[in-house]
RNA sequence: UGAGACGCAUCUGGAGAGCGGUCCGAGCAAAGGACCCACCGAAGGGGACAAGGACACCCGGCCGACGGUGGGCGUCCAAAACUCUCAGGUUCCGUGACAGAUGGGGCAGC
Numbered sequence: 001u002g003a004g005a006c007g008c009a010u011c012u013g014g015a016g017a018g019c020g021g022u023c024c025g026a027g028c029a030a031a032g033g034a035c036c037c038a039c040c041g042a043a044g045g046g047g048a049c050a051a052g053g054a055c056a057c058c059c060g061g062c063c064g065a066c067g068g069u070g071g072g073c074g075u076c077c078a079a080a081a082c083u084c085u086c087a088g089g090u091u092c093c094g095u096g097a098c099a100g101a102u103g104g105g106g107c108a109g110c
Stems, first nucleotide, its partner, number of pairs: 001108002006105001008103006018037001020036005038090003044086001045084003052077004057072003061069003
């Protein structure tokens, strides 16, 4: 000095699915809690796989040739908003992946 990639803070936007039932709270209520049934996927978490990559083997392959390259097969690595529904959630409130803006940090250059 600096746009972005990385991470932090603040603000803004931000979907889905039962205001379900029973009991406690409780003399009447509310928040809340426990259990049961039915659902949601965008806190978090788990799963396999795509493109692609690496390695080994095979070919009576190819070439500018001891190296490269093509094909086949196997093993491993490899993403998500895909998938699971553990967790979380299903009026409002709140949470909320992700996106935008702002400001530091980190990083990079001199």
This is a predicted structure of a 110-nucleotide RNA (Glycine riboswitch aptamer) from an uncultured Acidimicrobiia bacterium. Its mean pLDDT, the model's own confidence on a scale to 100, is 77. Rfam family: Glycine riboswitch aptamer. From the family's description: This family represents the bacterial glycine riboswitch.